[in-house]
RNA sequence: AGAGUUUGAUCCUGGCUCAGGAUGAACGCUGGCGGCGUGCCUAAUACAUGCAAGUCGAACGGGAACCACAUUCGUAAGGGUGUGAAUUCUAGUGGCAAACGGGUGAGUAACACGUGGUUGACCUACCCUGAAGAGGAGGACAACAUCUCGAAAGGGAUGCUAAUACUCCAUAAGCACACGGAGGUUAGAGGCUCUGGGUGAAAAGGGGUCGAAAGACCUGCUUCAGGAGGGGACUGCGGUCCAUCAGCUAGUUGGUGAGGUAGUGGCUCACCAAGGCGAAGACGGAUAGGGGGCCUGAGAGGGUGGUCCCCCACACGGGCACUGAGAGACGGGCCCGACUCCUACGGGAGGCAGCAGUAAGGGAUAUUGCGCAAUGGGCGAAAGCCUGACGCAGCAACGCCGCGUGCCCGAUGAAGGCCUUCGGGUCGUAAAGGGCUUUUCUGGGAGAAGAGGAAGGACGGUACCCCAGGAAUAAGUGUCGGCUAACUACGUGCCAGCAGCCGCGGUAAACGUAGGACGCGAGCGUUAUCCGGAGUUACUGGGCGUAAAGGGCGGGUAGGCGGAUUGACAAGUUGGUUGUGAAAUCUCCUGGCUAAACUGGGAGGGUGCAAUCGAAACUGUCAGUCUGGAGGUCAGCAGAGGGUCGUGGAAUUCCGGGUGGAGUGGUGAAAUGCGUAGAGAUCCGGAGGAACACCAGAGGCGAAGGCGGCGACCUGGGCUGAAACUGACGCUGAACCGCGAAAGCCAGGGGAGCGAACGGGAUUAGAAACCCCGGUAGUCCUGGCCGUAAACGAUGCCAACUGGGUGUUGGUGGUGAAAGCCAUCAGCGCCGGAGCUAACGCGGUAAGUUGGCCGCCUGGGGAGUACGACCGCAAGGUUAAAACUCAAAGGAAUUGACGGGGGCCCGCACAAGCAGCGGAGCGUGUGGUUUAAUUCGAGACAACGCGAAGAACCUUACCUGGGUUAGACACCCACGUGGUAGUGACUGGAAACAGGAGCGACCCUUCGGGGAGCGUGGGCAGGUGCUGCAUGGCUGUCGUCAGCUCGUGCCGUGAGGUGUUAGGUUAAGUCCUGUAACGAGCGCAACCCUUACAGCCAGUUACAAGUGUCUGGCAGGACUGCCGGUGUGAAGCCGGAGGAAGGUGGGGAUGACGUCAAGUCAGCAUGGCCUUUAUGUCCAGGGCUACACACACGCUACAAUGGGCGGUACAGAGGGAAGCGAAACUGCGAAGUGAAGCGGAUCUCAGAAAGCCGUUCGUAGUUCGGAUUGCAGGCUGCAACCCGCCUGCAUGAAGCCGGAGUUGCUAGUAACCGCCGGUCAGCCACACGGCGGUGAAUACGUUCCCGGGCCUUGUACACACCGCCCGUCACGUCAUGGGAGCUGGCAACACCUGAAGUCGGUGAGCGAACCGCAAGGACGCAGCCGCCGAAGGUGGGGCUGGUGACUGGGACGAAGUCGUAACAAGGUA
Repeated sequence: AGAGUUUGAUCCUGGCUCAGGAUGAACGCUGGCGGCGUGCCUAAUACAUGCAAGUCGAACGGGAACCACAUUCGUAAGGGUGUGAAUUCUAGUGGCAAACGGGUGAGUAACACGUGGUUGACCUACCCUGAAGAGGAGGACAACAUCUCGAAAGGGAUGCUAAUACUCCAUAAGCACACGGAGGUUAGAGGCUCUGGGUGAAAAGGGGUCGAAAGACCUGCUUCAGGAGGGGACUGCGGUCCAUCAGCUAGUUGGUGAGGUAGUGGCUCACCAAGGCGAAGACGGAUAGGGGGCCUGAGAGGGUGGUCCCCCACACGGGCACUGAGAGACGGGCCCGACUCCUACGGGAGGCAGCAGUAAGGGAUAUUGCGCAAUGGGCGAAAGCCUGACGCAGCAACGCCGCGUGCCCGAUGAAGGCCUUCGGGUCGUAAAGGGCUUUUCUGGGAGAAGAGGAAGGACGGUACCCCAGGAAUAAGUGUCGGCUAACUACGUGCCAGCAGCCGCGGUAAACGUAGGACGCGAGCGUUAUCCGGAGUUACUGGGCGUAAAGGGCGGGUAGGCGGAUUGACAAGUUGGUUGUGAAAUCUCCUGGCUAAACUGGGAGGGUGCAAUCGAAACUGUCAGUCUGGAGGUCAGCAGAGGGUCGUGGAAUUCCGGGUGGAGUGGUGAAAUGCGUAGAGAUCCGGAGGAACACCAGAGGCGAAGGCGGCGACCUGGGCUGAAACUGACGCUGAACCGCGAAAGCCAGGGGAGCGAACGGGAUUAGAAACCCCGGUAGUCCUGGCCGUAAACGAUGCCAACUGGGUGUUGGUGGUGAAAGCCAUCAGCGCCGGAGCUAACGCGGUAAGUUGGCCGCCUGGGGAGUACGACCGCAAGGUUAAAACUCAAAGGAAUUGACGGGGGCCCGCACAAGCAGCGGAGCGUGUGGUUUAAUUCGAGACAACGCGAAGAACCUUACCUGGGUUAGACACCCACGUGGUAGUGACUGGAAACAGGAGCGACCCUUCGGGGAGCGUGGGCAGGUGCUGCAUGGCUGUCGUCAGCUCGUGCCGUGAGGUGUUAGGUUAAGUCCUGUAACGAGCGCAACCCUUACAGCCAGUUACAAGUGUCUGGCAGGACUGCCGGUGUGAAGCCGGAGGAAGGUGGGGAUGACGUCAAGUCAGCAUGGCCUUUAUGUCCAGGGCUACACACACGCUACAAUGGGCGGUACAGAGGGAAGCGAAACUGCGAAGUGAAGCGGAUCUCAGAAAGCCGUUCGUAGUUCGGAUUGCAGGCUGCAACCCGCCUGCAUGAAGCCGGAGUUGCUAGUAACCGCCGGUCAGCCACACGGCGGUGAAUACGUUCCCGGGCCUUGUACACACCGCCCGUCACGUCAUGGGAGCUGGCAACACCUGAAGUCGGUGAGCGAACCGCAAGGACGCAGCCGCCGAAGGUGGGGCUGGUGACUGGGACGAAGUCGUAACAAGGUA
């Protein structure tokens, strides 16, 4: 520091995701040791049990124990009573503490916290300092005793008693209070100083020492003053979210007085006034303890507040006061409530958010431990007691830090595992083996510091140290497709599963297992959360023309910002100094544990706040001045700027009349419509409404919306010129106000044309549309609403600055006779430089460079939706979410592909022609069906007379049945084999096969044997079994189309472009010219074969011969070479000459980069999988030849251009030895006999046929046609039944030229005619491949169909239009809105009831202290009353959840239904 992911690729925008760090964690697997830390994040849920706050006998009375003595009972032991002193204990009274320490985070958005101040408005027990003092008197109450109530908890009555408990009096330095007086300080006096007169306290207590005593000292006490520390109150500033919370407020805001408090204060009350707060966010809602800090980050920030420290709040929920220096009190009290427990049912008890512990909740969090030895706290004079604070230990890898699980040598690279191309590789010096060490472990020994002078240590027989033993006791976990470091094998087969994102899995996996590797290591992964990466909320540090984003436009409030100059001030700003910013944390230095973690000390930092002293540039404020900004005045100018009232002509329509007579209208074509009741057409007249042709322009005006005949009136703005005026008066602009196209709404008019809805006609599968005929609202006017838009320049307003060119509108100046030219200002356009931009593009009218202000954006969908609020008559508008879901959605540009886009151009593509196919019969192939099997493959073009250039057996892969199992075939190993291998009569059998008498070998030899053969066993063979979507090779197709690329250079951020485009030309990317390209490669062409011509050479078997029509070979010939025209003095094209041939002469071979996962595992080869007495192999028979049908390719025909018969011509190219087979003879014939000749220019197949000559048939299902069938024959073959071909005789079917549609062919072509060949025993060949014979027609042309090439354009396509994609409906899942309602929660309000308790009133009842002789009084208390008051009840509302029949839309889901809306002109932009 970045990376992955949108695309075919690219750049950008933008989201999602990852790598890092962190945690009070949890979970999975694993786990040796130590140190230091940390450990209920959830239920502030409920708690059993124990402990967590006591102490003081030196405050007090009493009691108890022990001892002594006395006395009494008793035999004694022992008991009772009394006294005494020393000691110990302590229930009660009393004092102090219990308000600290410890816990928790519920509540709290607040002066609660942090920070800085204020207190002239306050308090302070214990402690310290100073001053003064401590005199006198009195009455009680506990304990205790007796009685008594109660189950208990707890009381009640009577009686006794002490004090450092309580009460009264005296004293008053000083203090306090009210009333006065004086003084200075201060912003201000309740403060301070001085002063006058009135009220208020003590424990002579306790103890020890000394002392004879007095008394001194210690401690305690009282008052005052001060201090220290602690606290209260007030205040500036700071730190959460929601404006879908915008208005809030009645003690509310202030005053006066009073009460209350330690104290200010509306804190409380009475009265008076009507204020107070709020967009700098009041009020309301949600959430939350705050800080030091902690995590992260470069920082700024963001997140967080566990442990430790500070503050706050709370103590079962709520309220209240008492005591006290301090509490509205965690382990105090009272009351209400909920809950739990006890109960004798009458009543009572309780509060772990103290330490342990339990239950519950939860993914999850420890011991009912030891000790007060240390530190600290309470009490005490002290000893000491108490202390779950604390110190320790225990549990937990929860975290951080450290250590170890060994080290060295060791290659037959062992065994074994895994992989393998079978050679080997790897685990791997790893192991074994040898040597060494002992941290750790085990055993033994010794043994601390922590404790200030002696003793005293929970931890602890711990740490540490020594000795011995022995490599001994100690390694896992995650990952290995990319990001991201690490690869193979097997299993699985869209299954099981993985996954952080992209994505893997449908037979070569990213899943699972194994081997290996990589990472970290007593841990490793996963999950959750936070920061980072994310510059993805942008202060540092982003954007808004098209990606998300400029408000529709203006006026303008607050606010923000603001020209030149002078002076003053010093708020901002800036510098110095001072205070503060707790400690811990952090950084640096240094010290202590062996080191580290941890920890001690010192320093720094702590960006802040405050005080004070300076500075005066800038900002600000105040004062003054200025004219450049702004405004005003005067003089001109242009204009569809706005409003009102008039007015004009053209046109449409309607009405009236005339002429006229059959149509008109409309469309792609029609029809509906109108018209003989007279339309349309035409002429005249009239009515009415709306809009204003030409002018008109890239033009003008306006803020925008918008504005267009002409005239008048009213009115806004702009521009130019002049410079006499004002003197910053300015810019922007939340809120607010106004304007605001069209449509729409309300009321009233108006209504010609047009025209939603609607009706009709067409179109169509349908047509709710597009087209046509009608037509209402509306469009128009007046008044009022609405307030939106692609309200767009998709570009806010203002100002400044920054090269040019050109056009146009308006003005001014100069010049000129004019046209014009020059200068300048304001607009409106185009092109373009720098610069900017992702690119497109913008470019003085900026999207450039800056400043000011406003608005807006933060992934897509959900959604501009829901709810709420506001506006509206309504329609609806404005504001505006969330759940859920996706890994993208986007912008610009690129290359393709595509278009019912465009341009140019080809092709038997169409057209023009000829012959066909589609109908019939037959042949063949295919589908389908059938079958035991009808083996398999091929499937638009580019499968279908295709693989098959030969299925009766064989072939043969299929079926049935019968055999066989080392196999029909190959190699190797081991063993066996001499009457062995081989042959084989004969038997069974359909054969294969099984059995089998007899006969009977070979080669080499070192004579042992070996080889071959055969048999058995094994390693293996075999498979036309699967996968052509694992492959090689080969092939088809686009297409013999003219294309496809590369190097270097140049352009572009890049994909990519250029070249290859353009102008011509060609069959051609063929060539020429031009050109940021220059060259090159694969294609094209040429080279090759053949054919046409001539020459030369050679010539058998050809020819009668010579010769050379013939055969073979060689070289030649044609190149736009020549002429004319045209063209760019080009390429080329057109015409001509010559020539056998002319512009590629004809034909063939030859097929670029690629496309179709095209075809073929069955031609061959081949990975993987499957099979192995079978999916191999052998045999017999059957099948591939089936047959209601359908298609494809053919043959033969339908006849007279013909059929039959007779006669008679003329080819070329081929084949031939298990072959072709002559002559001759036989047969009607197929054929047979026969054998000559021939490996062939010699012989043979072999008669070519159409043609020509002659004759017959006469339009007929025929003398056409030949299917079908019968009979008789021939041939091949082991064998023609299934299932061959041929011949003869007989039979004589359909068919009379073929619907929609469709094929081939442009010249020696089509068509017609025959001949030959391969395969092959034969042949189902009418096929296929060749050969020659006869031999046409037509092409205007490129609009259309099909295919293709080039350029261009659009695109939402890229699996590329057989693409993409929208909406309803149906089904499933999920979240959500509405909803009659139902049901919770929260905070208030109104009324009722009203506990405890303070306060007030009353107080006839009760009462020791004071007064009084007494009576009585003072005072206090109970009781009662009142205000307030927690809670409860009732009620109507508010806010917020859950749920709800039904309902609305939304998201997602594999292949559902209907249509085709969008993307191309998407077929109606």